[in-house]
Formats: sequence, C1' cells, structure tokens
RNA sequence: GCGGGGGUGGCGAAAUUGGCAGACGCGCAGGUCUCAGAAGCCUGUGGGGCGACCCGUACGAGUUCAAGUCUCGUCCUCCGCA
Repeated sequence: GCGGGGGUGGCGAAAUUGGCAGACGCGCAGGUCUCAGAAGCCUGUGGGGCGACCCGUACGAGUUCAAGUCUCGUCCUCCGCA
C1' cells in the first nucleotide's frame, strides 16, 4: 500500500427488515437470610440536572418522517496479502 472483520453503559455482549438504544451476563449499591460473613434470593444500576428536562452507539458529513443499522470521508484496532 491492497482486501476483509470490528469500535454500543464501569466490563463482556445483544438490538441486521432502518422503527422504544443498552436485552442478557459480570461488576457495583441497597435489602433479605446469618451471631457474623460467604453463597443463594429480591430490587435498583448509561451520563448531567433539585427538577421540568437535556445529552449519549469512535469522530465528521449525507440519505430518510425516522440511522447503532444505509452511503461518503477520517481515526483506532484485529486478521490476511504484498
């Protein structure tokens, strides 16, 4: 340099027919249980704000009523080729 895969809460990972972003798991917080703890079980858990609300899928633009998803460019990363 060329071809291909990937980038989503604190972490892993879904949402591919374009239609409520974050299911599910881990972690964390609170509760239950216990003399006390561990395990189990229950509830909550993206960020900001007292709140009404606002922001958020690597970054920037485009298409669309509507984009994590489609198109273009950029950055990072992994695999292969040279």

Transfer RNA from uncultured Christensenella sp., 82 nucleotides, folded computationally. Lineage of the source: Bacteria > Bacillota > Clostridia > Christensenellaceae > Christensenella. The coordinates come from a structure-prediction model, not an experiment, and the mean pLDDT is 81.